[in-house]
RNA sequence: GGGGAAUUAACUCAGUUGGUAGAGUGCGUGCUUUGCAUGCACGAAGUCGGGAGUUCGAUUCUCUCAUUCUCCA
Numbered sequence: 001g002g003g004g005a006a007u008u009a010a011c012u013c014a015g016u017u018g019g020u021a022g023a024g025u026g027c028g029u030g031c032u033u034u035g036c037a038u039g040c041a042c043g044a045a046g047u048c049g050g051g052a053g054u055u056c057g058a059u060u061c062u063c064u065c066a067u068u069c070u071c072c073a
Base pairs, nucleotide, nucleotide: 001072002071003070004069005068006067007066010025011024012023013022019056027043028042029041030040031039049065050064051063052062053061
């Protein structure tokens, strides 16, 4: 320098032939216990990496930028 892949909750990851986002772990509160742990119930937490375009509508399609991984030279 060129090709490919990834980026979604604090962490690990789903998701959708475009129709307004979920799980597990973790966190908070309550119940249970003499207390802790376990278990149960409820809850908070996300401008879906940044920007632009297409569209009535974008996490999803297109372009660009950034970061990470990988292959070739």
This is a predicted structure of a 73-nucleotide RNA (transfer RNA) from Sphaeroforma arctica JP610.
Its Rfam family is "tRNA". Gene Ontology term of the family: triplet codon-amino acid adaptor activity. It is annotated as a transfer RNA.